[in-house]
RNA sequence: GAGCCUGUAGCCUAGUAUGGAUAAGGCACUUCCCUCCUAAGGAAGAAAUCGUGGGUUCAAAUCCCAUCAGGCUCA
Numbered sequence: 001g002a003g004c005c006u007g008u009a010g011c012c013u014a015g016u017a018u019g020g021a022u023a024a025g026g027c028a029c030u031u032c033c034c035u036c037c038u039a040a041g042g043a044a045g046a047a048a049u050c051g052u053g054g055g056u057u058c059a060a061a062u063c064c065c066a067u068c069a070g071g072c073u074c075a
Base pairs, nucleotide, nucleotide: 001074002073003072004071005070006069007068010027011026012025013024020058029045030044031043032042033041051067052066053065054064055063
């Protein structure tokens, strides 16, 4: 220098092929119930505008372009 893969709540992942509209789940966190206490179990809740910027569209995590970070391969 070229190509490919990955980036979504504190952490891990789903959703991307066929755009549909309140972004889902697990762990962790907060409050409550239960218990003599803790753990386990139960109920409720908060938290991500999807790496960043732009474009297409009535509508973008999803399509297009550029770019950043990490990884792999080639030179």
Molecule: transfer RNA
Organism: Nanobdellota archaeon